This is a predicted structure of a 1486-nucleotide RNA (small-subunit ribosomal RNA) from an uncultured bacterium.
The coordinates come from a structure-prediction model, not an experiment, and the mean pLDDT is 85.
The sequence is in RNAcentral, with records from ENA.
RNA sequence: AGAGUUUGAUCCUGGCUCAGGACGAACGCUGGCGGCGCGCCUAACACAUGCAAGUCGAGCGGACUUUUUAUGAAAGCUUGCUGGAUUAAAGAGUUAGCGGCGGACGGGUGAGUAACGCGUGAGCAAUCUGUCCCACACAGGGGGAUAAUACCGCGAAAGUGGUUCUAAUACCGCAUGAGACCACGGAUGGGCAUCCAUCGGGGGUCAAAGGAGCAAUCCGGUGUGGGGUGAGCUCGCGUCCGAUUAGAUAGUAGGUGAGGUAACGGCCCACCUAGUCGACGAUCGGUAGCCGACCUAAGAGGGUGAUCGGCCACAUUGGGACUGAGACACGGCCCAGACUCCUACGGGAGGCAGCAGUGGGGAAUAUUGGGCAAUGGGGGAAACCCUGACCCAGCAACGCCGCGUGGAGGAAGAAGGUUUUCGGAUCGUAAACUCCUGUCCUAAGGGAAGAGCAGAAGACUGUACCUUAGGAGGAAGCCCCGGCUAACUACGUGCCAGCAGCCGCGGUAAUACGUAGGGGGCGAGCGUUGUCCGGAAUGAUUGGGCGUAAAGGGCGCGUAGGCGGCCUGUUAAGUCUGGAGUGAAAGUCCCGCUUUCAAGGUGGGAAUUGCUUUGGAAACUGGCGGGCUUGAGUGCAGGAGAGGUCAUUGGAAUUCCCAGUGUAGCGGUGAAAUGCGUAGAGAUUGGGAGGAACACCAGUGGCGAAGGCGAGUGACUGGACUGUAACUGACGCUGAGGCGCGAAAGUGUGGGGAGCAAACAGGAUUAGAUACCCUGGUAGUCCACACUGUAAACGAUGAGUGCUAGGUGUAGGAGGUAUCGACCCCUUCUGUGCCGCAGUCAACACAAUAAGCACUCCGCCUGGGGAGUACGGCCGCAAGGUUGAAACUCAAAGGAAUUGACGGGGGCCCGCACAAGCAGCGGAGCAUGUGGUUUAAUUCGACGCAACGCGAAGAACCUUACCAGGUCUUGACAUCCAUUUAAAGCUGUAGAGAUACAGUGUGAGCUUGCUCGAAAUGAGACAGGUGGUGCAUGGUUGUCGUCAGCUCGUGUCGUGAGAUGUUGGGUUAAGUCCCGCAACGAGCGCAACCCCUGCCUGUAGUAGCCAGCAUGUUAAGAUGGGGACUCUACAGGGACUGCCGGGGUCAACCCGGAGGAAGGUGGGGAUGACGUCAAAUCAUCAUGCCCCUUACGGCCUGGGCGACACACGUGCUACAAUGGCACAACAAAGAGACGCGAUCCCGCGAGGGGGAGCAAACCUCAAAAAUAGUGUCCCAGUUCGGACUGCAGUCUGCAACCCGACUGCACGAAGCCGGAAUCGCUAGUAAUCGCGGAUCAGAAUGCCGCGGUGAAUACGUUCCCGGGUCUUGUACACACCGCCCGUCACACCAUGGGAGUCGGCAAUGCCCGAAGCCGGUGGCCUAACUGCAAAGAAGGAGCCGUCGAAGGCAGGGCUGAUGACUGGGGUGAAGUCGUAACAAGGUAGC
Repeated sequence: AGAGUUUGAUCCUGGCUCAGGACGAACGCUGGCGGCGCGCCUAACACAUGCAAGUCGAGCGGACUUUUUAUGAAAGCUUGCUGGAUUAAAGAGUUAGCGGCGGACGGGUGAGUAACGCGUGAGCAAUCUGUCCCACACAGGGGGAUAAUACCGCGAAAGUGGUUCUAAUACCGCAUGAGACCACGGAUGGGCAUCCAUCGGGGGUCAAAGGAGCAAUCCGGUGUGGGGUGAGCUCGCGUCCGAUUAGAUAGUAGGUGAGGUAACGGCCCACCUAGUCGACGAUCGGUAGCCGACCUAAGAGGGUGAUCGGCCACAUUGGGACUGAGACACGGCCCAGACUCCUACGGGAGGCAGCAGUGGGGAAUAUUGGGCAAUGGGGGAAACCCUGACCCAGCAACGCCGCGUGGAGGAAGAAGGUUUUCGGAUCGUAAACUCCUGUCCUAAGGGAAGAGCAGAAGACUGUACCUUAGGAGGAAGCCCCGGCUAACUACGUGCCAGCAGCCGCGGUAAUACGUAGGGGGCGAGCGUUGUCCGGAAUGAUUGGGCGUAAAGGGCGCGUAGGCGGCCUGUUAAGUCUGGAGUGAAAGUCCCGCUUUCAAGGUGGGAAUUGCUUUGGAAACUGGCGGGCUUGAGUGCAGGAGAGGUCAUUGGAAUUCCCAGUGUAGCGGUGAAAUGCGUAGAGAUUGGGAGGAACACCAGUGGCGAAGGCGAGUGACUGGACUGUAACUGACGCUGAGGCGCGAAAGUGUGGGGAGCAAACAGGAUUAGAUACCCUGGUAGUCCACACUGUAAACGAUGAGUGCUAGGUGUAGGAGGUAUCGACCCCUUCUGUGCCGCAGUCAACACAAUAAGCACUCCGCCUGGGGAGUACGGCCGCAAGGUUGAAACUCAAAGGAAUUGACGGGGGCCCGCACAAGCAGCGGAGCAUGUGGUUUAAUUCGACGCAACGCGAAGAACCUUACCAGGUCUUGACAUCCAUUUAAAGCUGUAGAGAUACAGUGUGAGCUUGCUCGAAAUGAGACAGGUGGUGCAUGGUUGUCGUCAGCUCGUGUCGUGAGAUGUUGGGUUAAGUCCCGCAACGAGCGCAACCCCUGCCUGUAGUAGCCAGCAUGUUAAGAUGGGGACUCUACAGGGACUGCCGGGGUCAACCCGGAGGAAGGUGGGGAUGACGUCAAAUCAUCAUGCCCCUUACGGCCUGGGCGACACACGUGCUACAAUGGCACAACAAAGAGACGCGAUCCCGCGAGGGGGAGCAAACCUCAAAAAUAGUGUCCCAGUUCGGACUGCAGUCUGCAACCCGACUGCACGAAGCCGGAAUCGCUAGUAAUCGCGGAUCAGAAUGCCGCGGUGAAUACGUUCCCGGGUCUUGUACACACCGCCCGUCACACCAUGGGAGUCGGCAAUGCCCGAAGCCGGUGGCCUAACUGCAAAGAAGGAGCCGUCGAAGGCAGGGCUGAUGACUGGGGUGAAGUCGUAACAAGGUAGC
């Protein structure tokens, strides 16, 4: 620090996800030791039991125990002894009670609280403070009670009443008053206001306690002041979310007075005033203890508020006060509620959110431990007591840190596992084995610190640590291995089982599932889950955006607010700077020290970015004052304009009405029909009515803020512009709320209604057509008034100001020059367009009318869907508008541009593509292939073009892969080993045959017992498979297509995909060539080179040829001979737009011509670019993997591949007279020894007999046929046609039954030119005619070749099909056989409405009213003081009153759950119906 994921690819936008760190965690697997920490996050749920706050006898009186002394009763007797009661005193001790201090600390919890609660900084001139410290001054003398105790009662208990006695450091007067306080009057000083401080005057009020000790003295007591500590109150600032919470408030806001408090204060009360708070967010609702800090982060921030520390709040729930220095009090009191317990039913008791512990809840959180040794706290003079604070121990890998599970050597690279291409590789120096070590461990011995100052005192603890001994012995797992992300193989599985953080894996070769081997990571842990921050600049202060990605308000006016021109003076709020205070400690960071290191501990420093205060500065911002004119406005002078409102006027056109003329149609459409018309339409002429809109002018012209505004005239009226520079003197800009304007449609009331026209009706179209088209037609469109308030209200671009190259058009003005004048020209302002530089932008594009550079203000955005929906509020008559979510769901949704592909887009061009022609197919019969069906099997493959006379250049057996039956099991075939010796062959028997048996038979070499060849037997390795997968493959092939294309290097352009080149202008069969050009070159294709053919020449001359010479025959190059010719087969020539004319750009090239056998590629062939179709083939072959192994292998016989209601493809033969039949000519190219086979003979013929010649320019197949000529047939199912069938034969072959070909005779079917549709062909072509060959024993109408005869037509490119190229649109990229929308049906999920129902919360009104404070009160009660007394002062209980918790009643508010039914939404593999959108998407879309 980034990465993955939208696409075919790219850039951008944008979300989702990952890698990091952290945790009071939990879960899974695993688990050796130690140190330091940490441990109910949930039910502030309920609690058994024990403990957690007592102490002081040196405050007091008692009680009790005990000791001593004294006393010495009863009793006993030994009569003075025992005995010891009792009493008294003293000592020691225990302690219920009175009294004092402490129970307000310590400990727990986070329910409540959005608050001066907390944090921070100030203030109290408005305060208190026990114990502690300092100072000063005191403590004299009295009084009356009361617990305890005792006695009598009540009660189950808890408790409690009465009587009597008594003490104090308990209580109360009096005295004293340094002093304090109060009122009065005076002085001095000070302060921010009220006021404060000090001094002195006289007056009033107010104190005290003793105890210990022999004593010294110590501990206490009282008053006052000061200090310290702690507390209270006030204020500035900061402190979560919701506006779908906008108004809140009656003690409310303030005042006066009284009360109350330690103290200010509506804190409380009476009266008066009517205020106060709130858009800078009051009130209400939700959530929450706050902070130091902790986690994260580069930081700014974001999140958190466990442990430790500070503050607050609470103590079963609610209320209340008492005591006290301090509480409205966790282990105090009273009352009320709920709950639990006891009860004798009358009444009582209780409060673990203290430490342990229990139940419950929960994913989840520990011992009913030890000790006061240390630290700290309470009491005490102290000893000491108390202390679940605390110190320790226990449990838990919960976290952090440290250590170990061994170290060194050790290659036969062991065994074994895994894998393999079978060679090996790997686990792997790993192990074994050898030599060591001893951390932890075990045992034994020793043994601390923690305890400061004399001693004592250690829970932890016989712990840490040390020494010795023992022995590698007891101690490794978890996750991952497709990319992100380090790490790969095998097997199993087969869209199953499963995985998954995102993208995504799995449908038979899964590095993604499971297992194994191996590897990677971390390590006593490792993973998972959850949460937070980060990455995320994804809420952007640092640090984002808004033309098209989400996002500019429809427009204006304007309030608050924000921002604001030039000069100057002043101020010092902001700002800057210095000082001071504070920012607790701990923590963090840095530097030391320390535990052997570390975590941890400890010392110092930094930091704590803040707040307060004070001195200074005065540029900038702000405040105040003065001035200025350039911003803004006014005046004056002008011209332009569909700017607005009202009134009025006009002509053209449509429609309607009337009348005339006139007759059969009109109208409408792709074509029609509905409709109108003989009752006279339409057409035409004249007249009239009525409504609406204003042709030409008219222009990216004008005006307006926008919506919008278009005939003329008048009236009223707004704004802008130009010129001038007289006036004001910053008066400005923006603008949340607010107010106004606001197209169309729509609504209300009343008019109006010609045309047009939702709805509706009819006619068409269609599979349907609730549409598009047509004929009609109502609201509406128009007017007035009133609503509505929205639009793709768009420049998809808020307003304002300034600045930043130019060019050109247009509208309105002004100025200059020139001119007689008008133009032209120049300058300038305003508006409106285009082009364009810099710059900006993801790109497209924008570019002085910015989307550039800056500033100010407003509005708005934060993934897609759900959804602009629901609920709520506001507005509206309604329709609806505005504001505006969530659950749930997806891993994208998007923008721009690129390359393709596609379009019922466009341009150009080509092709037997159409057209023009010729001949067919589709109809018939047959042949052949296919589908289907059948079958034991009808083997398999090929399926649009590009499967279907295809693999198959040839199924009777074989082939053969299929079926039935019979058989073999190392096998029909290959290699290896052992043993043996023949094996093959021939003959015979059985059998359908395979096979079995019998007989016969017996190899070669030499080194003479071996080798070679062969065979048999045996064992196993293995063979074998036309079994599967062509979607695992190689190779081969088809197709687009012989179409003209497909690419590369370098350069250039672009952020990039890519582009350029290859586009453009011409031209070509061609990316063929030329020209131009940021391209220049090159490659694969095209063309050419190759073959055949067409002309000529040379060479050669047999088996070919024969002109001339000769021989010769019935005939014949048969013969001598010849090379002239034909021909053969080798080498050359020839054609190149070379020449001429014209066109063209002076080019390429095109047109015409000459010459030539041939002319513009002469004709034909071979040759097939990059690629596409998961195209075809595992059955040609090869091959991975899987499968079979007495069978899915091998052999054999027979059958089948040849079936047959049917359908299709390809052919043959025909339907006839351009013909059939009968008689006579002319080729080319081939083949031939297991062959072709002549002459001759036989047969009607197929053929047979026979065998010459020929391994072929020699011989043979071999007859060419159509054709020509003559004859015949005479238009018919025929002398056409030949199917089918019968009989008789021939040939091949082991064998023609299933199932061959051919021959003869006989039979003589359909068929008279073929519906829709459809194929081939542009010249030696189509058509037609025969010949040959491969395969092959035999078996072509197929296939591959050969020649003969030999046409017609092409105007042309509109249309169909295919292709090329340029361009355009695209939501397609599996690429239009694409994509995709909505209803319906089914399943599931969340959600709205819903008669209602059941809860919760906070208020309001009324009723009742506990405890208690306060107030009142009488005829009750009362020790201290006064008083002779009566009585008083003062107090108490009682009663009454205000307030008052809980409770009750009532109507509302908010919120949650649930609800028959219902609404839409989302998701789901292949459901139904249509085809809306994307191309002009077939009616442009919205």

It matches the Rfam family "Bacterial small subunit ribosomal RNA".